Context: one part of a larger RNA
RNA sequence: GGAUGAACGCUAGCGGCAGGCUUAACACAUGCAAGUCGAGGGGUAACAGGGAAGAGCUUGCUUUUCCGCUGACGACCGGCGCACGGGUGCGUAACACGUAUGCAACCUACCUCUUACUGAGGAAUAGCCCAGAGAAAUUUGGAUUAAUACCUCAUAACACCACAAGAUCGCAUGAUCUAAUGGUUAAAGGUUACGGUAAAGGAUGGGCAUGCGUCCUAUUAGUUAGUUGGUAAGGUAACGGCUUACCAAGACUACGAUAGGUAGGGGGCCUGAGAGGGUUAUCCCCCACACUGGUACUGAGACACGGACCAGACUCCUACGGGAGGCAGCAGUGAGGAAUAUUGGUCAAUGGACGAAAGUCUGAACCAGCCAUGCCGCGUGCAGGAUGACUGCCCUAUGGGUUGUAAACUGCUUUUAUAUAGGAAGAAAAACUUUCUCGUGAGAAAGCUUGACGGUACUAUAAGAAUAAGGAUCGGCUAACUCCGUGCCAGCAGCCGCGGUAAUACGGAGGAUCCAAGCGUUAUCC
Numbered sequence: 001g002g003a004u005g006a007a008c009g010c011u012a013g014c015g016g017c018a019g020g021c022u023u024a025a026c027a028c029a030u031g032c033a034a035g036u037c038g039a040g041g042g043g044u045a046a047c048a049g050g051g052a053a054g055a056g057c058u059u060g061c062u063u064u065u066c067c068g069c070u071g072a073c074g075a076c077c078g079g080c081g082c083a084c085g086g087g088u089g090c091g092u093a094a095c096a097c098g099u100a101u102g103c104a105a106c107c108u109a110c111c112u113c114u115u116a117c118u119g120a121g122g123a124a125u126a127g128c129c130c131a132g133a134g135a136a137a138u139u140u141g142g143a144u145u146a147a148u149a150c151c152u153c154a155u156a157a158c159a160c161c162a163c164a165a166g167a168u169c170g171c172a173u174g175a176u177c178u179a180a181u182g183g184u185u186a187a188a189g190g191u192u193a194c195g196g197u198a199a200a201g202g203a204u205g206g207g208c209a210u211g212c213g214u215c216c217u218a219u220u221a222g223u224u225a226g227u228u229g230g231u232a233a234g235g236u237a238a239c240g241g242c243u244u245a246c247c248a249a250g251a252c253u254a255c256g257a258u259a260g261g262u263a264g265g266g267g268g269c270c271u272g273a274g275a276g277g278g279u280u281a282u283c284c285c286c287c288a289c290a291c292u293g294g295u296a297c298u299g300a301g302a303c304a305c306g307g308a309c310c311a312g313a314c315u316c317c318u319a320c321g322g323g324a325g326g327c328a329g330c331a332g333u334g335a336g337g338a339a340u341a342u343u344g345g346u347c348a349a350u351g352g353a354c355g356a357a358a359g360u361c362u363g364a365a366c367c368a369g370c371c372a373u374g375c376c377g378c379g380u381g382c383a384g385g386a387u388g389a390c391u392g393c394c395c396u397a398u399g400g401g402u403u404g405u406a407a408a409c410u411g412c413u414u415u416u417a418u419a420u421a422g423g424a425a426g427a428a429a430a431a432c433u434u435u436c437u438c439g440u441g442a443g444a445a446a447g448c449u450u451g452a453c454g455g456u457a458c459u460a461u462a463a464g465a466a467u468a469a470g471g472a473u474c475g476g477c478u479a480a481c482u483c484c485g486u487g488c489c490a491g492c493a494g495c496c497g498c499g500g501u502a503a504u505a506c507g508g509a510g511g512a513u514c515c516a517a518g519c520g521u522u523a524u525c526c
Stems, first nucleotide, its partner, number of pairs: 001526004006522005013378006019371002021336001026334003030331003035080003040077002043073002047071003050067008087289003097213007106206002111202002114199005119153004129142005159184004165178005189194001215261003222252003227249008264286004268279004291312005314325004342368001344367003350364001351362004381412004392402004418462005426453001432447007470515005475496003481510005491498002
């Protein structure tokens, strides 16, 4: 000198863009953050419409009961989603990450393409109803019912299994192709819009293996029994000591094993001419975690933040028998700390889940609020004006210098602030209507509709210099000097150092220098 997720002191007019618990992965009140589908189903708790019967009477209204008949729809069965998105950096020195390869050892819901199929039957169960237990959480028994829930049968191959043959290829285990025999396995319907099953391929996403790179300590020198390898079996989507039995005695290590400490990794960011050094906030990719530890279930995918079970610590409820909870989601609270924001608005856009769609949900996201935390921009006026006014300060003091064109005064401008008026882009679609093209469905055109931000940005008009400057420093380094006070005191200080009676170094004043809505100090890095 540059830089910062900064803090502190003094000061402070505005806007744009960004950023905002670096500490306790400490504990959390409250609200919200993952639902959706009635075009899968039985149904009808609520709302609305309709119908039937009855009552009141104001004779067309009010009210009661019933009917799922219709729009819809609480709870329930079922499907898809909840493995994404969002948070944090505890752990991890490791194939975690980066990079480059390989899988002849693998999986992949939704999407896409191709081929084939979608036949026949059955038994339940939730809900509803009845009867209970419990303070509650919850739960028991009985009866009955549906489905795209479940089961059986049929059919069946380029799928799977068994057996065996030929050809081509590969570094090898082997791979691909061809044809034959036997066996095994499927489906779901739906008021026809859409779905379902099997198989082959694609795309996407993952899994695994390997080369190289990947912090400090030798005041850590030896480490290791599933350990290293083999055979067999099990397990897995898949290879493998991944697991087990048996056999062998290996495997790693001074090119640093093992142990200890520290730490998420990278793109990047800061600095520097570069080499290098430092760093991993915001944004992007990957990893790990979700009160602590463990376990699996479901599922295409989890060993699952707002799922389950067990154990533990903690908190809460309790009728003492028993239960409930997990903010490292968004806000917010306490605590810790030098220190870090609102218990805000909207789904309008983008994206996601579900749905045929309308749409619903979405603290993702987009916005707004707070904070000079940073960067950038703008303003606090401009021109003229000398009796060089008054005051202040200084001096060699009837005077001069400086403050200083500074002020007054004259003319001008109105960014900004204030007031009034107008007022966006972000919106294009989807849906619906009409038309056209091809035709079981898609495409095109026209019309219509939708804005949280926000009456915001922006524009115009009005009057008026009107609404707006500070901080640090002035001995040298280092730009900027005098007076007064103090008297090794009070104090200053980054280093050298200054102060003991003429202090340009302390305190004040005047003046000056630097930067400026900031200026200094502290901390850290180069």
A computed fold for a 526-nucleotide part of an RNA from an uncultured prokaryote, annotated as small-subunit ribosomal RNA, 5' domain.
The full RNA is in RNAcentral, with records from ENA.